The RNA shown here (transfer RNA) has 71 nucleotides and comes from a Candidatus Doudnabacteria bacterium. The organism belongs to Candidatus Doudnaibacteriota, within Bacteria. Rfam family: tRNA. About the family: Transfer RNA (tRNA) molecules are approximately 80 nucleotides in length. Rfam links the family to the GO term triplet codon-amino acid adaptor activity.

RNA sequence: GGGCCAAUAGUAUAGUGGUAAUACACAUCCAUGGCAUGGAUGGGUUCCGGGUUCGAUUCCCGGUUGGUCCA
Numbered sequence: 001g002g003g004c005c006a007a008u009a010g011u012a013u014a015g016u017g018g019u020a021a022u023a024c025a026c027a028u029c030c031a032u033g034g035c036a037u038g039g040a041u042g043g044g045u046u047c048c049g050g051g052u053u054c055g056a057u058u059c060c061c062g063g064u065u066g067g068u069c070c071a
């Protein structure tokens, strides 16, 4: 320098046009004399900008960051 891939909650990931989900973590409550543990409830998320569309996390373009391969 060039090709390809990825970016979703604090962490790890699913979802792939129609109001975004699971586990762990976090907060509150219950059980215990207390801790651990278990149960119930709740908060929090689509990397940035533009385009297409009635509607974009999803499709297209550019950028940023990371990974990988070639030189």
Base pairs, nucleotide, nucleotide: 001070002069003068004067005066006065007064010024011023012022013021018054026042027041028040029039030038031037047063048062049061050060051059